The RNA shown here (transfer RNA) has 74 nucleotides and comes from Cyanobacteria bacterium P01_C01_bin.73. The RNAcentral record of the sequence draws on ENA. Its Rfam family is "tRNA".
[in-house]
Formats: sequence, C1' cells, structure tokens
RNA sequence: GGGCUCUUAGUUCAGUGGAUUAGAACAACCGACUUCUAAUCGGUAGGUCACAGGUUCGAAUCCUGUAGGGCCCG
Repeated sequence: GGGCUCUUAGUUCAGUGGAUUAGAACAACCGACUUCUAAUCGGUAGGUCACAGGUUCGAAUCCUGUAGGGCCCG
C1' cells in the first nucleotide's frame, strides 16, 4: 500500500430483508423484604446506533468517504 471484517446504554451483546417505541443481561439509582448487610422481588434513569456526507416519503440497517480495532496478502 491492497483485501475482508468489526464499531449499538457504564460493560457484554441482539437487532443489519428500510417504517414495529432502539432492546436484553449485568452494573447504577429508588423502593419492598431483612435487626443490618448480602441474596431475592418490583420500579426508574441511562443511546446523536464511531464520525461526516449521500439515496429515500422514511436509514442503526443501503451507498461513499474518514477515524479506530482485528485478520490476511504484498
């Protein structure tokens, strides 16, 4: 330098056939229970879907570029 691939909540990930409210588990916070803590149960909050642009009536999802990680080739 070239090819492929990944980037979604604090963490690990699902969703990637364009319209379903952007979700799960753990973590955090609040409450119940408990003498207290843990465990258990209930609830709450937390996201410009890496960034920028484009296509579209509509984009996490399609296209292009950029950044970062991984693998391979030279």
Taxonomically the source falls in Cyanobacteriota (Bacteria, Bacillati).